[in-house]
RNA sequence: GCCCCCUUAGCUUAAUGGACAAAGCGUAGGCCUCCGGAGCCUGAGAUGGGAGUUCGAUUCUCCCAGGGGGUA
Numbered sequence: 001g002c003c004c005c006c007u008u009a010g011c012u013u014a015a016u017g018g019a020c021a022a023a024g025c026g027u028a029g030g031c032c033u034c035c036g037g038a039g040c041c042u043g044a045g046a047u048g049g050g051a052g053u054u055c056g057a058u059u060c061u062c063c064c065a066g067g068g069g070g071u072a
Base pairs, nucleotide, nucleotide: 001071002070003069004068005067006066007065010025011024012023013022018055027043028042029041030040031039048064049063050062051061052060
């Protein structure tokens, strides 16, 4: 240089082009308790950036950025 893959919450992962983007861990508050680091309840928190297609995009197309792999 060329080719392929990946990018969603603090972390690890889901989500036929359609309903409020779901869950585990973590985290905040509360309940319980002699105590809580156990158990229970509630909450906050994300689609890498831009453009396009579409009635509708996490999903499809293009460009950019970052990461990984292959090749000489």
Transfer RNA from a Candidatus Omnitrophota bacterium, 72 nucleotides, folded computationally.
Its mean pLDDT, the model's own confidence on a scale to 100, is 82.
It was read from a public genome assembly.
Its Rfam family is "tRNA". By type it is a transfer RNA.